Predicted 3D model of a 475-nucleotide part of an RNA (small-subunit ribosomal RNA, 3' major domain) from Rhizobium pakistanense. Rfam family: Bacterial small subunit ribosomal RNA. The source organism's lineage runs through Bacteria, Pseudomonadati, Alphaproteobacteria, Hyphomicrobiales and Rhizobium.
[in-house]
Context: one part of a larger RNA
RNA sequence: UGACGGGGGCCCGCACAAGCGGUGGAGCAUGUGGUUUAAUUCGAAGCAACGCGCAGAACCUUACCAGCCCUUGACAUGCCAAGCUACCUGCAGAGAUGCAGGGUUCCCUUCGGGGACUUGGACACAGGUGCUGCAUGGCUGUCGUCAGCUCGUGUCGUGAGAUGUUGGGUUAAGUCCCGCAACGAGCGCAACCCUCGCCCUUAGUUGCCAGCAUUCAGUUGGGCACUCUAAGGGGACUGCCGGUGAUAAGCCGAGAGGAAGGUGGGGAUGACGUCAAGUCCUCAUGGCCCUUACGGGCUGGGCUACACACGUGCUACAAUGGUGGUGACAGUGGGCAGCGAGCACGCGAGUGUGAGCUAAUCUCCAAAAGCCAUCUCAGUUCGGAUUGCACUCUGCAACUCGAGUGCAUGAAGUUGGAAUCGCUAGUAAUCGCGGAUCAGCACGCCGCGGUGAAUACGUUCCCGGGCCUUGUACA
Repeated sequence: UGACGGGGGCCCGCACAAGCGGUGGAGCAUGUGGUUUAAUUCGAAGCAACGCGCAGAACCUUACCAGCCCUUGACAUGCCAAGCUACCUGCAGAGAUGCAGGGUUCCCUUCGGGGACUUGGACACAGGUGCUGCAUGGCUGUCGUCAGCUCGUGUCGUGAGAUGUUGGGUUAAGUCCCGCAACGAGCGCAACCCUCGCCCUUAGUUGCCAGCAUUCAGUUGGGCACUCUAAGGGGACUGCCGGUGAUAAGCCGAGAGGAAGGUGGGGAUGACGUCAAGUCCUCAUGGCCCUUACGGGCUGGGCUACACACGUGCUACAAUGGUGGUGACAGUGGGCAGCGAGCACGCGAGUGUGAGCUAAUCUCCAAAAGCCAUCUCAGUUCGGAUUGCACUCUGCAACUCGAGUGCAUGAAGUUGGAAUCGCUAGUAAUCGCGGAUCAGCACGCCGCGGUGAAUACGUUCCCGGGCCUUGUACA
């Protein structure tokens, strides 16, 4: 100087408390451990691994296993030779591949040749998701959006170092004010950026319709006031008033005005560093290792196994509910090998046909919670696992191993021990909708809107953190 303390003081955070809803019990989904297996590829491991890499394992992916094959190689550059090579057909084979047959080479040309492509040959080499994240770059997590981390000069100290950065107030903040052997400065904080909330201007189609006419219908004429769209501005600064404070910074007000008030809400933004944290399987890369194999191709299997254990979720156990009916109101987004209206068929998944749309035009698109009726507390008209039969769709192909539909079947489950998680407002809870990935497959993920609470006395305690101080045999 740090680190640590079941030392002290001050302060903060959904940290506790006050509340609301869960997890832990059940079934299922998913990840992991373990076990099994020819293989169940590999990585991730307290917080900060475990719906994580995987924004989607039937083949492919795929790295794993078995079998069948190749050896200058699936891919790159260089050398030589041949060009009847690409392509099509047949046979064998699980396929990779092998054999046979047919068969116009293409571009430039100074006609010497050069280039593209293919085959053959020899060698340099290719190739490796093989090892080392404790050799590395890059990227990322975490403390933590916590308020800290430093430097120059000066001063003090033999020195390590100190001071500044401590102190009195104050703040979300090393934020600001005052004081002070310090005076300044940098990286952080804040602001500048995006978005939502109010107003104005510009613009008016595909959007809108107040008044006029018209229609089944903003459909058409007309209009751009309103809504909206999208570009530019305005607006909030403790600016004003009162109180308080040290005359300061600031704090208080159910003060004014205002759409918004004291950082207006949300996002992006992550200082010096810590964890030899994570990743050599995104990529790049040193070293080591393999080179008829640890490289490459293919078929099939596996990653989907199952006495069990854990994490994360979904659906429930019901009446704030189930079923039937009714029919109102969103927003974000997507669409051409696509979205697909309408019509017809089917109980349905869906099928046939097919208008329109490269989209404020057409379409996905039906929002759901809501409202009305019924059921009357039961393993039920709750719950839907499991299983049987019959189908639908995607795809070369749904046996291992897809999703969906109809009929039948109807399991556990009556609110969950110890323990434990999230959340302070348009939040929690609840309700549906969209998208990426994707042929197909979503209870996951990323977004969107609808309905819409309760509680916070307070900081003694638990956890984490900041500043000052104290002890130490620790570094």